[in-house]
Context: one part of a larger RNA
RNA sequence: UUGGGCCUAAAGCGUCCGUAGCUGGCCGCGCAAGUCUAUCGGAAAAUCCACCCGCCCAACGGGUGGGCGUCCGGUAGAAACUGCGUGGCUUGGGACCGGAAGGCGCGACGGGUACGUCCGGGGUAGGAGUGAAAUCCCGUAAUCCUGGACGGACCGCCGAUGGCGAAAGCACGUCGCGAGGACGGAUCCGACAGUGAGGGACGAAAGCCAGGGUCUCGAACCGGAUUAGAUACCCGGGUAGUCCUGGCCGUAAACAAUGUCUGUUAGGUGUGGCUCCCGCUACGAGCGGGUGCUGUGCCGUAGGGAAGCCGCUAAACAGACCGCCUGGGAAGUACGUCCGCAAGGAUGAAACUU
Numbered sequence: 001u002u003g004g005g006c007c008u009a010a011a012g013c014g015u016c017c018g019u020a021g022c023u024g025g026c027c028g029c030g031c032a033a034g035u036c037u038a039u040c041g042g043a044a045a046a047u048c049c050a051c052c053c054g055c056c057c058a059a060c061g062g063g064u065g066g067g068c069g070u071c072c073g074g075u076a077g078a079a080a081c082u083g084c085g086u087g088g089c090u091u092g093g094g095a096c097c098g099g100a101a102g103g104c105g106c107g108a109c110g111g112g113u114a115c116g117u118c119c120g121g122g123g124u125a126g127g128a129g130u131g132a133a134a135u136c137c138c139g140u141a142a143u144c145c146u147g148g149a150c151g152g153a154c155c156g157c158c159g160a161u162g163g164c165g166a167a168a169g170c171a172c173g174u175c176g177c178g179a180g181g182a183c184g185g186a187u188c189c190g191a192c193a194g195u196g197a198g199g200g201a202c203g204a205a206a207g208c209c210a211g212g213g214u215c216u217c218g219a220a221c222c223g224g225a226u227u228a229g230a231u232a233c234c235c236g237g238g239u240a241g242u243c244c245u246g247g248c249c250g251u252a253a254a255c256a257a258u259g260u261c262u263g264u265u266a267g268g269u270g271u272g273g274c275u276c277c278c279g280c281u282a283c284g285a286g287c288g289g290g291u292g293c294u295g296u297g298c299c300g301u302a303g304g305g306a307a308g309c310c311g312c313u314a315a316a317c318a319g320a321c322c323g324c325c326u327g328g329g330a331a332g333u334a335c336g337u338c339c340g341c342a343a344g345g346a347u348g349a350a351a352c353u354u
Stems, first nucleotide, its partner, number of pairs: 003326004007308002012322001014202004021195003025089007033082002035078008048066007092192001093189003096185003104178007111155002115151008126137002163170002207248006217241001221237004259321006267299008276290005303310002327354003336347004
């Protein structure tokens, strides 16, 4: 390489958008590039086979014939499939309309408890902390009770096995602007689609740059303990950071360790959203039951799997396209290149070893 694979053995890009490419719904007509049929030509020689012949034989050589030859070309034809052109269709896709759901994004405004500090009042000897202590705070009055002011961060209950988002992620309330999905429709377009090498955008935390802010917590650091030691675990402090604005970084057990899309294949039982139907009704967007679609869980049939398990949210049965793997270590290292202010990131070996 072929092949075989990628939940857990090596292997799904963190996520989405999208260029080229690859792939592509139903019906009619045309063309004939692919495809198929017929026929003609090419497909050197040597090699191979058969027969004959020449070296005494043979190897070897010569002659004649045959065979091999994925394949290429000419001509004539076929039109099912692919392709191309053209006309049409509505189921894929998109648009529009309707009511409903949502911690989806951005901005502004408003609020709540706790915490910290400060001020006033009360009050007196402890408080804090631990396995036990100590460091620490306190007579310049702490802890505690009470009234108030200021500050920054956060958002209890509701809360869920629940919702939304492409993922990262998103939760006090109100308003404004913006986006997406589901359901329903007797409307419109008419294959406009899927995937996606390169490419682009977004991307937790930490980290970086500039400016602000700093209540809490808290790397580093300083003390107190513990211990043989204790550069830790425990305790008292505490800088960066944690928060905001603007700009970088681009990583993660970025996980469902499961790429995206489409179709097919038993059921049962929860739960969110919408439609429709039935019953009840103190008539209220009310209560109960069911149908269809669409999410999200659990159990489970066939089937799959090495097993754990998966099982209409597949890891079943198929198709399209992309990414990735090929023993362990060396190593996600070195070198080179690109990116970054840096930290570092991306790409990514080999010797050697086993």
This is a predicted structure of a 354-nucleotide part of an RNA (small-subunit ribosomal RNA, central domain) from Halorubrum sp. E200-4. Its Rfam family is "Archaeal small subunit ribosomal RNA". The RNAcentral record of the full RNA draws on ENA and SILVA.